[in-house]
Transfer RNA from Candidatus Gottesmanbacteria bacterium RIFCSPLOWO2_01_FULL_42_22, 72 nucleotides, folded computationally. Taxonomically the source falls in Candidatus Gottesmaniibacteriota (Bacteria, Bacteria candidate phyla). The sequence was found in a public genome assembly. It matches the Rfam family "tRNA". The family's RNA type in Rfam is transfer RNA. Rfam's curators write: Transfer RNA (tRNA) molecules are approximately 80 nucleotides in length.

RNA sequence: GGGCCUGUAGCUUAGUCGGCAGAGCACCGCAUUCGCAUUGCGGAGAUAGGAGUUCGAUUCUCCUCAGGUCCA
Numbered sequence: 001g002g003g004c005c006u007g008u009a010g011c012u013u014a015g016u017c018g019g020c021a022g023a024g025c026a027c028c029g030c031a032u033u034c035g036c037a038u039u040g041c042g043g044a045g046a047u048a049g050g051a052g053u054u055c056g057a058u059u060c061u062c063c064u065c066a067g068g069u070c071c072a
Stems, first nucleotide, its partner, number of pairs: 001071007010025004019055001027043005048064005
């Protein structure tokens, strides 16, 4: 330098043909307890960045970035 794959919440991840972004753990609040833990209820939090196509994009196209892998 070139080919291919991956990028969703603090972490691990689901999301199938374009139509509301879910889950587990973690975090916060309340209840329970003398207190802690456990348990129950509730809450905040994410589509790597940009552009394009479209009424509408996590999904399709292009560029960039980061990681992995192969070739040179």